The RNA shown here (transfer RNA) has 72 nucleotides and comes from a Clostridia bacterium.
Rfam family: tRNA.
The sequence was found in a public genome assembly.
Lineage of the source: Bacteria > Bacillati > Bacillota > Clostridia.
[in-house]
RNA sequence: UGGGGUAUAGCCAAGUGGUAAGGCAUUGGAUUCUGACUCCAACAUUCGUAGGUUAAAAUCCUACUACCCCAG
Numbered sequence: 001u002g003g004g005g006u007a008u009a010g011c012c013a014a015g016u017g018g019u020a021a022g023g024c025a026u027u028g029g030a031u032u033c034u035g036a037c038u039c040c041a042a043c044a045u046u047c048g049u050a051g052g053u054u055a056a057a058a059u060c061c062u063a064c065u066a067c068c069c070c071a072g
Stems, first nucleotide, its partner, number of pairs: 001071007010024003026042005048064005
């Protein structure tokens, strides 16, 4: 310098253009003499950033940022 990949909650992680699943953790509650286990509830108004397309974008397009891989 060129090409490719990844970016979604504190962590892991799913997600055909139609309200963003699930697990762990955390918080509140139930249960318990206490704790653990178990159960119930809550937890992403900006899905890396900025634009664009669309009636509607995590999803499609463009540029950029960070990291990883390949080639020179």